RNA sequence: GGGCACUUAGCUCAGCGGUAGAGCGGCUCCCUUACAAGGAGCGGGUCGGGGGUUCGAUCCCCUCAGUGCCCA
Numbered sequence: 001g002g003g004c005a006c007u008u009a010g011c012u013c014a015g016c017g018g019u020a021g022a023g024c025g026g027c028u029c030c031c032u033u034a035c036a037a038g039g040a041g042c043g044g045g046u047c048g049g050g051g052g053u054u055c056g057a058u059c060c061c062c063u064c065a066g067u068g069c070c071c072a
Stems, first nucleotide, its partner, number of pairs: 001071007010024004018055001026042005048064005
């Protein structure tokens, strides 16, 4: 320098056009003498930045950035 993949909650990841989810973690309560385990509930995300298409974008297109892999 060229190519490909990925970027969504604190972490690991779903969601592939119609108001954003799970597991773990966090907080509160129950249980216990207490802790753990277990049960119930709650909060947490301008979906990497910018632009475009569309009635409508996490999803499609362009661009920038970051990370990883391959080629030279």